[in-house]
């Protein structure tokens, strides 16, 4: 003085579910709680729980429970992009 490495995010696909009898997502506010490169420490940021308050949707066919659709819907795997808030030591050149 340069790098490298984590959880997570994000985006594409594949695959299995949920919802279309509106749940979920998404906004805005409360209470708690977790996790944040190898090692301390760690928030105003992140995520998740629970909870109030506003918005608010695509059906459609038939053989009547299933197909096909559709949701800023959920898990998982696949690449891919971006990446410890921040301090402090440590790695590698």
């Nucleotide at each position: 003085c340069a790098g490298a490495g984590u959880a997570g995010a994000c985006a594409u696909u594949a695959c299995g579910g949920c919802g279309u009898a509106a749940a979920g997502u998404g906004u805005c506010g409360g209470u708690g709680a977790a996790a944040c490169g190898g090692g301390g420490a760690g928030u105003u940021g992140u995520u998740c729980a629970c909870u109030g308050a506003a918005c608010g949707a695509a059906a459609g066919u038939c053989u009547u429970g299933a197909c096909u659709g559709c949701g800023g819907u959920c898990g998982u795997g696949a690449u891919g992009u971006c990446g410890c808030a921040u301090c402090c030591c440590g790695c590698u050149g």